[in-house]
Context: one part of a larger RNA
Molecule: large-subunit ribosomal RNA, domain IV
Organism: sediment metagenome
């Protein structure tokens, strides 16, 4: 010097990014108990009294032997200020200290995100992530639809649309606005376009054979064999018409105008499939921004409560609430402390030094 324990004046978070740590509460009876609330809870709310040992008043509970009657029985009554337990006032006692040691809730206020219990990165991350009931749309009539497997087959299922399967969304209360133009997906089935396949028009290539030549050769040129082929027919698709947004997804710009001034309820003009509706709001979203205004503090870039100029919220990619709940996140205060102020000192272990 570290390590782990103790213990500390007078202050009590002034440490610190943060009360990380440690301290403090802690069991058992009684009293008594707030907003809030989904009437279950909140709540063990908070916050207060008592606790040992000796005495035992009163009450409660159970109640043998034994007597008595009789209907004689697993009977009924007495016994009964007998016994034993139980609460336990009263009074006394003892110590610094009675849930004496071990064991053994810290509380409250407000705010976010999640409804809740649960689930998760085995070995740096539990959560506001994941799951959840519930809600909503697609699909699938059963040899379902879906998935496995080349197939047999199997699974869904020895189940049948209150069933399965595939997405979103997350309890609960009040709600889900506008937009089908582009992509999707359904339904249409007239037109247009669309392959192979059918079709064979028309053109060719062989040449047996004609015809012309003195010859060489040239012209024609059947049948069968062969090449290239237009018209014309001929699904799905796509085009094309509709529907659909809790399907993907979107959900505007400029000028001007009221008798201070500022705004603009109004006007106009492009633009667009349609302009953002309720709610909410500097927010887990807000750059400028430590935004302005109020609360808390002597002093607050966090917190809370307004305002909206929402860089770039917003309605199941859910919106906004919300008891309860959380080993989540953020602020405050109580109580309590060696986290500080600032160290000290004890006990136990390691290290080092010296023997």
């Nucleotide at each position: 010097u570290c390590g782990u324990g103790g213990u500390u004046a007078a202050g009590g978070a002034a440490u610190u990014c943060g009360g990380c740590a440690a301290a403090a509460u802690a069991c058992c009876c009684c009293c008594g108990u707030a907003a809030c609330u989904u009437c279950g809870g909140g709540a063990g709310a908070a916050g207060g009294g008592g606790g040992g040992c000796c005495u035992g008043a009163c009450c409660c509970g159970u109640g043998a032997a034994c007597c008595c009657a009789c209907g004689a029985g697993c009977u009924g009554g007495g016994g009964g200020c007998a016994g034993c337990g139980g609460u336990g006032a009263u009074g006394g006692u003892c110590g610094c200290a009675g849930a004496g040691a071990c064991c053994a809730g810290g509380g409250a206020g407000a705010a976010g995100c999640g409804a809740c219990u649960g689930u998760u990165u085995a070995c740096u991350a539990a959560a506001a992530a994941c799951a959840c009931a519930g809600g909503u749309c697609c699909g699938u009539g059963c040899g379902a639809a879906g998935a496995a497997g080349c197939a047999a087959u199997u699974c869904g299922a020895g189940g049948u649309a209150u069933a399965c399967g595939g997405a979103c969304u997350g309890a609960c209360g009040c709600c889900u606005g506008c937009c089908c133009g582009g992509u999707g997906c359904u339904g249409g089935a007239a037109c247009g376009u669309u392959a192979a396949g059918g079709g064979g028009a028309c053109c060719g290539g062989u040449u047996a054979g004609c015809a012309c030549g003195u010859g060489a050769g040239u012209g024609c040129g059947a049948c069968g064999c062969u090449g290239a082929g237009a018209a014309c027919u001929u699904a799905a698709g796509c085009g094309c018409c509709a529907g659909u947004a809790a399907a993907c997804g979107g959900c505007g710009g400029u000028g001007g105008u009221a008798a201070c001034u500022a705004u603009a309820a109004c006007c106009a003009u492009c633009c667009u499939a349609a302009g953002g509706u309720a709610g909410c709001g500097a927010a887990a979203u807000u750059c400028c921004u430590u935004g302005u205004c109020g609360g808390g503090u002597a002093a607050g870039u966090u917190c809370c409560g307004a305002c909206c100029u929402g860089c770039a919220c917003g309605a199941a990619u859910g919106g906004c609430g919300u008891a309860a709940c959380g080993a989540c996140u953020u602020c405050u205060c109580c109580a309590c402390u060696g986290u500080c102020u600032c160290a000290a000192c004890c006990a136990c272990g390691a290290a080092c030094u010296c023997g």